Predicted 3D model of a 431-nucleotide RNA (Bacterial RNase P class A) from a Planctomycetota bacterium. Its Rfam family is "Bacterial RNase P class A". The family's RNA type in Rfam is ribozyme. The source organism's lineage runs through Bacteria, Pseudomonadati and Planctomycetota. The prediction has a mean pLDDT of 76. Of the family's consensus pairs, 98% are formed in the model. The sequence was found by an Rfam model in a public genome assembly.
């Protein structure tokens, strides 16, 4: 000074004056009921969001399952939670460089061998995959031509023999070399094929564990080290892990913030829940006791009662269970009322000391009561002082500025907004 984490405050005091609870004094008045004075007290760190999680208060089942939701490393604190604390693990930063150690910050962190999916494009292949470029081709084939050898024909020379025109010429052996074919099979060279490969390159976010050394034909964990997976075993540790030790196959990758398995959790509706008190109306239609057994009366049509039970209701979805069920239950249409009072604020409070805890938090003592409004108070003005800025200046003086933003049953969190100041890490300059 950037940027990232966390963490404190959220102006204070005083006057006037109006406003809300409350408590007390006193005035008027049969009373209902008016008015007056005085003390104490009156919106947050987020009161937003309505996301979690409770307490309370209702529901005649709140039980059981399966659905459908929510949490997911350990261990621990709550009254509980998806919250908090510490701890492991993975990941990203860290002095110019490497490594360690220590810090900072992120983590939607159980299972990929139970099953199903998907991973575009580009690439040979994207998970029982199999080669684009390229490397080798020992072992196999096939072609070339070099060099070697065999045999041959041919050309020059040399030789030796002959044979004659006689002095040269022919013919044959033999030899060197040069060129043609051909025969063999070796060495080494080039092509190409069967066939080897996945180490080098390319493609990609991501490719058959990495990295070095031997090996190989060339190359591969093939074969070693060291890492990294795993499987035991020991040591610490509540425990997730960790650390050292040995053995081993050197391995079929990601994606579960896909479906999905596992673990554990989860009744609903809510203060407009509740509960009382006055007012006040208006009622009318429809379904419903099937069926079974038993008693009792009967005009033998049938009623009335117990029990089981359907059929509808209620129980967040569905079943099962329960429960109501004719002095009753459902359902459809109309009509009244919205007015008072209570819940309504002493709490899982707050703060301070002291113990115990690494902290979270708990124990134990003393202190204190910190809004209860009801078309909804909590404000207006003036001053002085804190705090920021900006000008003059020795003191100090003038003049401006102050965010996000308003309780409505409480209370733990978690998010979001927001203005100052601290602190910590990092990254820039500067001294």
């Nucleotide at each position: 000074u950037g940027c990232g984490u966390g963490g404190a405050c959220a102006g204070a005091c005083g006057a006037u004056c109006g406003c809300c609870g409350u408590c007390g004094c006193g005035g008027g008045g049969u009373a209902a009921c008016c008015g007056g004075c005085g003390g104490c007290g009156g919106a947050g760190g987020a009161a937003a969001g309505u996301c979690c999680g409770a307490a309370c208060a209702c529901c005649g089942c709140a039980g059981g399952a399966c659905a459908c939701g929510g949490u997911g490393g350990u261990g621990g604190g709550u009254a509980a939670c998806g919250c908090c604390c510490a701890c492991c693990g993975g990941c990203u930063c860290u002095u110019g460089g490497u490594c360690g150690c220590g810090g900072a910050g992120c983590u939607a962190g159980g299972g990929a061998a139970a099953g199903u999916g998907c991973c575009a494009c580009a690439g040979a292949a994207a998970a029982c995959a199999c080669a684009c470029c390229g490397c080798c081709g020992a072992c196999c084939c096939c072609c070339g031509g070099a060099a070697g050898u065999u045999c041959u024909g041919u050309g020059u020379c040399g030789u030796c023999g002959u044979g004659u025109u006689u002095c040269u010429c022919g013919c044959g052996g033999c030899g060197c070399c040069u060129c043609a074919g051909c025969u063999c099979a070796u060495u080494g060279c080039g092509g190409g094929g069967a066939g080897g490969u996945a180490a080098g390159g390319g493609u990609g976010a991501a490719a058959u564990g990495g990295u070095g050394c031997g090996g190989u034909a060339a190359g591969a964990g093939c074969g070693c080290a060291c890492c990294g997976c795993u499987c035991g075993g020991c040591u610490g540790g509540u425990g997730a892990c960790a650390g050292c030790c040995g053995g081993g196959g050197c391995a079929c990758g990601g994606c579960a913030a896909a479906c999905c398995c596992c673990a554990c959790c989860g009744g609903g509706u809510g203060c407009a829940a509740g509960c009382g008190c006055a007012a006040g109306c208006a009622g009318u239609c429809c379904u419903c006791c099937a069926c079974c057994g038993g008693a009792a009366g009967u005009u033998c049509g049938c009623u009335u009662u117990c029990g089981g039970g359907a059929a509808c209701c209620a129980u967040g979805g569905u079943c099962c269970g329960u429960g109501g069920c004719a002095u009753g239950a459902g359902g459809a249409c109309g009509g009244g009322u919205a007015g008072c009072g209570u819940g309504c604020u002493u709490g899982a409070g707050g703060u301070c000391g002291c113990c115990g805890g690494c902290a979270a938090c708990g124990g134990c003592g003393g202190c204190c009561c910190u809004a209860g409004a009801c078309g909804a108070a909590u404000g207006a003005u003036c001053g002085c002082c804190g705090c920021c800025c900006g000008c003059c200046g020795c003191a100090g003086g003038c003049g401006g500025g102050a965010a996000c933003a308003g309780a409505a049953u409480u209370c733990g969190g978690c998010u979001u907004a927001u203005g100052u100041c601290c602190a910590c890490a990092c990254a820039c300059g500067a001294c």